RNAcentral holds the sequence, with entries from SILVA. Small-subunit ribosomal RNA from a metagenome, 1486 nucleotides, folded computationally. Rfam family: Bacterial small subunit ribosomal RNA. Gene Ontology terms of the family: structural constituent of ribosome and ribosome.
């Protein structure tokens, strides 16, 4: 920089990517070389080999094999060599390790006047003369061994005296110097100490002792600096000092005794946890983080633990003593060992190499050297572990096979291959071959000359040869992040760093192609920086996202006002010293090049010394007075505390009037009342709290104060400028205050009220409502100490536009309604600025300084543990494992809301009918069944697809066939007695069997014919069918909101944005209709008109349609002549447009009323349905990807089903009756049908219905009304209602009315007497009621569906409430949008913590016991070479004993921090479990 919180969106924020690195590891793959690197784990235990030696020029002794001479003995060489003693020097370095250690252990920079230094340089001196032993030998003994003793010999450069003593050393004096202690002296006394010798003919040279100086190593001391924890807060008896004395190279409580109370500690002592420092590595812009492998420097360890010899050096890796675990030998008596040295072995573990060569180089060790040692090193072998280099070039198709994709044209793969033509690194073959070698020895006076040395190695390099040949993989490809398609799979397998893919069309699994990285590797895990400004010093932040401490006083601490002076810590300059080397970097040089190396510079943040500056900061001295305090005179105010005091009301109690009810709520109820309540009067009694004043008002630090007096007490302002001279701000800890509510003790108790009983509500109701009431509520006295203790804003100073209330006060002007200024408090708005926005905005959230608290992602949890304070309840301090991609905050757009406003609809209301019962009809659901095909499901499924299921439809069942099929049309073969196919036979039919008979078109030829092709038929390939899934892959349709009025868009403008204006307001409208205003102007889909029916008039027509006049006729009828005037028919055309008047309204839109008019205000109706929702429906109308099926899920036939029936619900018909039924008679439409049709009149039947046919391709002819009227009859009943079921006898249509048709007579006469909850439809020619007529259709279960007229009302007060919608606001935790989201308990499963009787373990303590090794002390009767004495013995010394101290080890008791633990408590994490509804909206009780 990206990814992820959302519908979006800013912003906070946490997780996650990409980069670089690594001693790495694991998968898959591996050609070659050069550097370079490899036990990060078991400071586990280790078999084997080697890792430390040398000197014979320091010394004595001194072999063997083997050769050779001799006959042998023996002697010669071997050889004074090998192995061993003694001495010497070395072993303390080199080389591993990284346990311990939080320390002067390390870095750094000083001091050492408080010190040592073997070897090694430089100067001085000296090396005289003894002396006694002793290993090794020889011998002897004891053990298994390991090794240990007696007895004899004997040597030094191995030990001891003695001489000498300039210089040292000690001690006292002088002096010079410099001081805290000191140094220095060619001054002086006095005493004390020393040595080896060897080589060499000799010269000499190596030694040796002694002293001064160097050099170079070391000890010691010292300022700095060097992890986490305060859920360690106190720690210390050698502790802190002093004096002496010991001790050491040397200070020094290092160690004794005394003597004194000290010393650390909040700048974190003490305790716990971790760690070897560092140079330097990795990362990063840098400042920082991380780290401490390989190299280099210190430091600590060498199986744990202790100790100390020896030496310059050690408490000592490959010594040396004790104690321990352990491992090996062993005769059981005892003995031995320490790979953290190099290989290698085991173990552990994801992981870490050869039991290789060589001392040629480099460097050490000893030596006079030759030389010898040397697993130090140099090399070489394993390991792609890392870095670095190398593994070929050209030229070849509009482009080959072959995969792979495909829209079937083609594209890709891909110049890629093949094919051609070079080249020849690397491997391979032969062949030539280094450098790294100089010391060094040897010869020479010296210059020089000679000889001699390579593990690595026949390795690097080079030359020839021949061939592109033997040499590529791995991970990715949804976004981040570069690379796509195909199959397979189906929420499965299974990916996944994050969001997140997988439920049948998966660029996310898997495979293939294909494409993208990198490349001897490529990708996974593991860790570290970074990105992360996610602890911020550079560089955050705290109003609402996390985060101001309740408040306030104050001690340390931090900061700090104006002049001057000294002073130089701090600051700043110059100059020196250091900052090892290497790494980094810059420049050059070497390996071909790089890696890697050399050389030279830089640079190394840093620290000290010295000199100098002196504005700032310190410090320190003097002033000043503006900060700050005092002082006088006023002044506000529910400020504290404390004593009295008042009236209202509330309840109680006595009386007194009264007599049934009060009370209480949504509506009761439960309580109170006849034992007199409620009401009202009057009288008292406690209590508690102070109405009106009262106010965004006031006081106080904050909690917080509110009746009146009075005492005490604090604090603020204002005026004076009179004193003080920086006294000042903050302020971790500390004290002190500190609502409520709780808790102690005691009063107190009137309302009022946890909890508690009652009553309601309710599914429940442990609650909201109500009747009761105790704890409290109040006063004393003391706890507690926390609240959303909030302006969610810590304190203090200072700058920095205004405008307006309000409170206290001062001044001026005036003497007024009052105006004008100052100062201190408290609101509201609002500039600059600030913010993520919202907001703040002189009372800051602006701009600056200081000083304190506070965050660092949600959850787990403010829990647990510990600590501490409480009487308790609890407080404060405060955390992990575990989980999760997130939680947040502020805005926007929506949609909702038991939120508001306006506002509309037959939405309520206000009416007429009605459903809901009955009976029958007809869908559906259940059920049933071989099948009762499918579909449709609130509203928008249910008289719906279905405008007609006996068969057919039909898609279902059961059963019999058929298999290129029932149509279409392509390829390949075959096929003339072919195709077809009368008759006849099974068979329900489909079909199947025999079979008389028997073709056709084209071409061409030798023409009654034959030849080839067609076409049919067969057989076979593609491929046909499919009402088989999927409407959640689709298209077209459609339904639904909704005929609701609304859904965008361009510019512009505001706002970081997402959005917002436009579209909100004000009015009007049926209307985002129109009108005014507006940072909007404009436009687009809609809305309105345009379209068509109707409601008038007219023009034009005048049959089939009328008939007014005129005329003929008829029993009558426009029947005929005739007209076309009127009806009507069907073209056009007017005709309403708020045009006119009035009157509201802004003068607008417009809206009320009125004239005229057939019609008035969109006249009535239809057609039209904007973005867009519902994964609404519909693969079975059709079309249509996929997938399925292919002698079946296709097709043919037959017979059944779709029409079953306990049920249940929807939408209908028919009725319950007199506003009627029966009967009889008398009128009046419209709109449509109607040549395999509609049929008149007229016969025949009671009808249905027959028969029979005039007319009529139909304004001409048929179909063709009924309610209404009229007139009669029934009289309120299950009936002259009602008609359902059964019976019977007929009609009709059809191949066929059984399953399962209508119709008709006659018989039969059922439920039902107006319909519970509840719920439909209608505002006018509607409802209501009456009847025609039409698709579909042989008919027909039509009552249903689509028209058609006849007759023909009621009601709308209004918009409170239901229900649907529109605008606007408001509120949200919703955004799959309340059918939304969401919380707690219970149940199960799982993780991980916590408490638990306990039961274990590490460690660190205290007290006591015991007490190896050893060092010190003392003591030494054993025992003793040197020196002293003639001697006897002494001196010294050793064994040995004893004492301090002390390691391990045991007893006791604690701390601490782990392991475990029946139980248990809560906590997260799971799929659709269970109660409920807490919460979000007024979330239904804020």
């Nucleotide at each position: 920089g990206a990814g992820u919180u959302u519908g979006a969106u800013c912003c906070u924020g946490g997780c996650u990517c990409a980069g670089a690195g690594c001693g790495a590891a694991c998968g898959c793959u591996g050609g070659c070389g050069g550097c370079g690197u490899g036990c990060u784990u078991a400071a586990c235990a280790c078999a084997u080999g080697c890792a430390a030696g040398u000197c014979g020029a320091a010394c004595g002794a001194g072999a063997a094999a083997g050769g050779g001479a001799g006959c042998a003995a023996u002697c010669c060489c071997a050889a004074g060599u090998a192995a061993a003693g003694u001495g010497g020097c070395a072993u303390a370095c080199g080389g591993g390790u990284g346990a311990g250690u939080a320390a002067c252990a390390c870095g750094u920079g000083g001091g050492u006047a408080a010190u040592c230094u073997c070897c090694c340089c430089c100067c001085g001196a000296g090396u005289g003369a003894g002396g006694a032993a002793u290993a090794a030998g020889c011998u002897u003994g004891c053990g298994a061994a390991a090794g240990c003793g007696g007895g004899u010999c004997u040597a030094a450069u191995a030990c001891c005296g003695c001489a000498u003593a300039a210089a040292g050393c000690u001690u006292c004096g002088g002096g010079a110097c410099a001081u805290c202690a000191g140094u220095c002296u060619u001054c002086g006394a006095a005493g004390c100490c020393a040595a080896a010798g060897c080589c060499g003919u000799a010269a000499g040279g190596c030694g040796c002792u002694u002293g001064g100086g160097g050099a170079u190593g070391a000890g010691c001391c010292u300022g700095c600096g060097u992890c986490c924890u305060a859920u360690u807060a106190g720690c210390u008896a050698g502790u802190u000092g002093g004096u002496a004395g010991g001790g050491u190279a040397a200070u020094g409580g290092c160690c004794u005794a005394c003597c004194a109370a000290g010393g650390c500690g909040a700048u974190g002592a003490u305790g716990g946890g971790u760690a070897g420092c560092c140079g330097g590595c990795c990362u990063g812009a840098g400042a920082g983080g991380g780290u401490g492998a390989a190299c280099g420097g210190c430091c600590a360890c060498a199986c744990c633990g202790g100790a100390a010899c020896u030496g310059a050096g050690a408490c000592a890796c490959g010594g040396u003593c004790c104690a321990g675990a352990c491992u090996c030998c062993u005769a059981c008596g005892g003995g031995a060992g320490g790979c953290a040295g190099c290989a290698g072995u085991g173990a552990g573990g994801a992981a870490u190499u050869u039991u290789g060569c060589g001392c040629a180089a480099u460097g050490g060790g000893c030596g006079a050297a030759a030389g010898c040692c040397u697993g130090a090193c140099g090399u070489a072998g394993c390991g792609a572990c890392g870095c670095c280099g190398c593994u070929g070039g050209a030229g070849g198709a509009a482009g080959a096979c072959g995969g792979c994709c495909u829209u079937c044209g083609g594209g890709u793969u891909g110049u890629a291959a093949a094919c051609u033509c070079c080249u020849g690194u690397c491997a391979g073959a032969g062949g030539u071959g280094a450098a790294g070698a100089a010391c060094g020895c040897c010869c020479g006076c010296a210059a020089g000359g000679g000889c001699u040395u390579g593990a690595c190695g026949g390795u690097a390099a080079c030359c020839u040869c021949a061939g592109a040949g033997g040499a590529a993989g791995c991970c990715c490809c949804g976004g981040c992040u570069a690379a796509c398609u195909a199959c397979g799979u189906g929420c499965c397998a299974g990916c996944a760093g994050c969001c997140g893919c997988g439920g049948u069309a998966a660029u996310a699994c898997g495979u293939a192609g294909g494409g993208g990285g990198c490349g001897a590797g490529c990708g996974u895990u593991g860790c570290u920086c970074g990105g992360a400004a996610u602890u911020a010093c550079u560089g955050g932040g705290c109003g609402u996202a996390a985060a101001g401490g309740g408040a306030g006083u104050g001690c340390a601490g931090g900061c700090g006002g104006c002049c001057g002076g000294u002073u130089a810590a701090g600051u700043c300059g110059a100059a020196g010293a250091u900052g090892a080397a290497a790494u980094c970097c810059c420049g050059a040089g070497g390996c071909u090049c790089a890696a890697c190396u050399u050389c030279g510079g830089a640079a190394c943040g840093g620290u000290c010394u010295u000199c100098g500056a002196u504005a700032c900061u310190g410090a320190u001295c003097g002033g000043c007075u503006u900060g700050a305090g005092g002082c006088u005179a006023g002044c506000u105010g529910a400020g504290g505390a404390g004593a009295g005091c008042g009236g209202a009301a509330u309840u109680c109690c006595c009386g007194g009037u009264g007599g049934a009810g009060c009370g209480g709520u949504g509506a009761a109820a439960u309580g109170c009342g006849u034992a007199g309540a409620u009401a009202u009067c009057g009288g008292g009694a406690g209590g508690a709290a102070c109405a009106c004043c009262a106010g965004a008002g006031g006081c106080g630090a904050a909690g917080g104060c509110g009746g009146c007096u009075c005492u005490c007490u604090a604090a603020a302002c204002u005026a004076g400028u009179c004193c003080u001279g920086a006294c000042g701000c903050u302020g971790a800890g500390a004290c002190u205050c500190g609502a409520a509510a709780g808790c102690u003790a005691g009063g107190g108790g009137a309302g009022c009220a946890a909890a508690c009983g009652g009553g309601a509500u309710u599914a429940g109701a442990u609650a909201c409502c109500c009747c009761g009431g105790u704890a409290g509520u109040c006063c004393u006295a003391g706890c507690c100490g926390u609240a959303a203790a909030c302006g969610a804003u810590g304190g203090a100073c200072a700058c920095u536009a205004g405008a307006u209330g309000u409170u206290c006060u001062c001044g001026c002007g005036u003497u007024c309604a009052u105006g004008c200024g100052g100062g201190a408090g408290u609101g509201u708005c609002g500039u600059a600025g600030c913010u993520a926005a919202c907001g703040c905005g002189u009372u800051a959230a602006g701009u600056g300084u200081c000083c304190c608290g506070c965050c660092u992602g949600g959850g787990g949890a403010g829990u647990a543990c510990g600590g501490u304070c409480g009487c308790a309840a609890g407080g404060c301090u405060g955390a992990a494992a575990c989980u999760c991609a997130a939680a947040g905050g502020a805005a926007u757009u929506g949609a909702c809301g038991g939120g508001g406003g306006c506002c509309c609809g037959c939405a309520c209301a206000a009416g007429c009918g009605g459903u809901g019962g009955a009976g029958c009809a007809u869908g559906u659901g259940g059920u049933u069944u071989a099948a009762u095909u499918c579909g449709a499901c609130a509203c928008a499924a249910c008289g719906c697809g279905a405008a007609g299921a006996a068969c057919c439809u039909u898609a279902c069942c059961u059963g019999g066939g058929c298999u290129u099929g029932a149509a279409c049309g392509g390829c390949c073969g075959g096929u003339g007695g072919u195709a077809c196919g009368g008759a006849c036979c099974c068979g329900a039919a489909a079909g199947g069997g025999c079979g008389a008979g028997g073709a056709c078109c084209c071409a061409g030829g030798u023409u009654u014919c034959c030849u080839g092709g067609g076409a049919g038929c067969c057989g076979g390939c593609a491929g046909a069918g499919g009402u088989g899934c999927u409407g959640c892959a689709u298209g077209g349709c459609u339904g639904u909101c909704g005929u609701c009025a609304g859904c965008u868009c361009g510019u512009g403008u505001c706002g970081u944005g997402a959005g917002a204006u436009g579209u909100u307001g004000g009015g009007u409208u049926a209307a985002g209709u129109c009108c005014c205003g507006c940072a909007a102007c404009g436009a687009g889909c809609g809305c309105a008109a345009c379209c068509c029916c109707u409601g008038u008039g007219u023009u034009u027509a005048g049959u089939u349609g009328c008939c007014a006049g005129c005329g003929a006729g008829u029993a009558a009828u426009g029947u005929c002549g005739g007209g076309c005037a009127c009806u009507c028919u069907a073209a056009g055309c007017a005709g309403a447009c708020u045009g006119c008047c009035u009157c509201g309204g802004a003068u607008a839109a417009c809206g009320g009323g009125g004239a005229g008019g057939a019609a008035g205000g969109u006249g009535g109706g239809g057609a039209u349905g904007a973005c867009g929702u519902c994964a609404a429906g519909u693969c079975a109308g059709c079309a249509u990807g996929g997938c399925c099926u292919u002698u079946a899920u296709g097709u043919c036939c037959a017979g059944g089903g779709c029409u079953a029936c306990a049920c249940a619900c929807g939408u209908g018909c028919u009725a319950c009756a007199a506003u009627g039924g029966g009967c009889g008679g008398u009128a009046c439409a419209g709109a449509g049908g109607g040549a395999u049709g509609c049929a008149a009149u007229g016969c025949c039947g009671c009808a249905a219905g027959g028969u029979g046919g005039a007319g009529c391709u139909a304004a001409u002819c048929c179909c063709u009304a009924a309610a209404a009227c009229c007139g009669u009859u029934c009289u309120c009943a299950g009936u002259u209602c009602a008609g359902a079921u059964u019976g019977c006898a007929g009609g009709c249509u059809g191949c066929a009315a059984c399953u399962c048709g209508c119709c008709u007579g006659c018989a039969u006469g059922a439920a039902g007497a107006u319909g519970g909850a509840a719920u439909c439809g209608c505002u006018a020619g509607u409802a209501a009621u009456c009847g025609c007529g039409g698709a579909u259709c042989a008919g027909c279960u039509a009552c249903g569906c689509c028209g058609c007229g006849g007759u023909g009302a009621a009601u709308a007060c209004g918009u409170u409430c239901u229900c649907g919608g529109g605008c606007c606001u408001u509120g949200u935790a919703c955004a799959c949008a309340c059918c939304g989201c969401c919380c707690g308990u219970c149940a199960c499963a799982u993780c991980a913590c916590g408490a638990a009787a306990g039961c274990u373990g590490g460690u660190c303590g205290u007290a006591c016991c015991c007490g190896a090794a050893g060092u010190c002390a003392c003591u030494g009767u054993g025992c003793u070479a040197a020196c002293c004495g003639c001697a006897a013995g002494g001196a010294g010394g050793c064994a040995g004993g004893u004492g301090c101290c002390u390691a391990a080890g045991g007893u006791a008791u604690g701390g601490u921090c782990g392991g475990u633990g029946a139980u248990u408590g809560g906590g997260g994490u799971g799929a659709a479990g269970u109660c409920g509804u807490a919460a979000c909206a007024a979330g239904g009780u804020a």

Source information:
The coordinates come from a structure-prediction model, not an experiment, and the mean pLDDT is 84.